[in-house]
The RNA shown here (transfer RNA) has 83 nucleotides and comes from Saccharicrinis aurantiacus. The source organism's lineage runs through Bacteria, Pseudomonadati, Bacteroidota, Marinilabiliaceae and Saccharicrinis. It was read from a public genome assembly. Its Rfam family is "tRNA". Its family is annotated with triplet codon-amino acid adaptor activity in the Gene Ontology.

């Protein structure tokens, strides 16, 4: 310096341009269960709101669409080859 794949929530990881504030595990919280505790099970886990529901977010900036985590540009960053 080339070409290649990749960045998604506390971590890990899936995510057809609409059914997505986003499956699944874990962890953390909170209840059931226990003499305690673990192990089970149940809820909750962006922010706000009593609920319903609003807004905002998938590395960062831009662009396309009616609509974008997805599609395109750039640019960081990380991994593999090549030189």
């Nucleotide at each position: 310096g080339g070409g290649c794949a990749g960045a998604u929530a506390c971590c890990a990881a899936a995510g057809c341009g609409g059914c997505c504030a986003a499956c699944u595990g874990g962890g953390a919280c909170g209840g059931a269960c226990u003499g305690u505790a673990a192990c089970u099970c149940c809820g909750u886990u962006g922010u706000c709101u009593u609920u319903c529901g609003a807004c905002u977010u998938c590395g960062c900036a831009g662009g396309u669409u009616c609509g974008a985590a997805u599609c395109c540009u750039g640019c960081u960053c990380u991994g593999c080859c090549c030189a």